[in-house]
Molecule: transfer RNA
Organism: Pseudomonadota bacterium
RNA sequence: GUCCUCAUAGCUUAACGGAUAAAGCGCAGCCCUGCGGAGGCUGAGAUCCUGGUUCGACUCCAGGUGAGGACA
Numbered sequence: 001g002u003c004c005u006c007a008u009a010g011c012u013u014a015a016c017g018g019a020u021a022a023a024g025c026g027c028a029g030c031c032c033u034g035c036g037g038a039g040g041c042u043g044a045g046a047u048c049c050u051g052g053u054u055c056g057a058c059u060c061c062a063g064g065u066g067a068g069g070a071c072a
Stems, first nucleotide, its partner, number of pairs: 001071007010025004018055001027043005048064005
C1' cells in the first nucleotide's frame, strides 16, 4: 500500500428491514437471614462517528475512526 473481518450496557453475547434494543455475569436498592458474599424481588445501564437509501435502519450503502487478520 491492497484486500478481508469486526465495532451494541462495566464484561461476554443476542436482535428475518418493523416490538418499549433481549439475556448472563457484574452493579444499586429492598426482602429474607443470627450475619450474608447464598436465595428472592425490583431497578439503573448500550447500538463507534458522519452522511445516504427506505414509509421505517443495530441491520443495507458510502466515507471516516479504531481493533484483528492475509498478501506485498